[in-house]
RNA sequence: UAACGACAAAGGCAAACCCAUCGAAAGGUGGGGACGCAAAACCACGGGUCUUAAGCGGAAACGCCAGACAGCCGGGUCACCGAA
Numbered sequence: 001u002a003a004c005g006a007c008a009a010a011g012g013c014a015a016a017c018c019c020a021u022c023g024a025a026a027g028g029u030g031g032g033g034a035c036g037c038a039a040a041a042c043c044a045c046g047g048g049u050c051u052u053a054a055g056c057g058g059a060a061a062c063g064c065c066a067g068a069c070a071g072c073c074g075g076g077u078c079a080c081c082g083a084a
Stems, first nucleotide, its partner, number of pairs: 004082002012037002017032006035071001041077003045074003048069004055064003
C1' cells in the first nucleotide's frame, strides 16, 4: 500500500415501535428506543423499489414531469482499529 475482518481495543451508527414536527404522499428531521451494521459514513451515477399533490398528455386505465429510499444491488469518494 492492497486485500481481509476477531466474542480484540477505542469509539460510532441505529430497524421496528412510540412522541413531536415538516410533507399531498412515499418519506424527512428531533427525542425516546435497539433489530441489526466494518463503511448502517458521503454521492441518486446505473439498475431496482416506493410515492405521485400541482402541472402536461389521455375518455379512462395509465404515462410523463416531480419526489423519496445509500439499512435493495452495483458504481464513485473518503475513513477508525489490527489478531489470524

c-di-GMP-I riboswitch aptamer, 84 nucleotides, folded computationally. The sequence was found by an Rfam model in a public genome assembly. Its mean pLDDT, the model's own confidence on a scale to 100, is 89.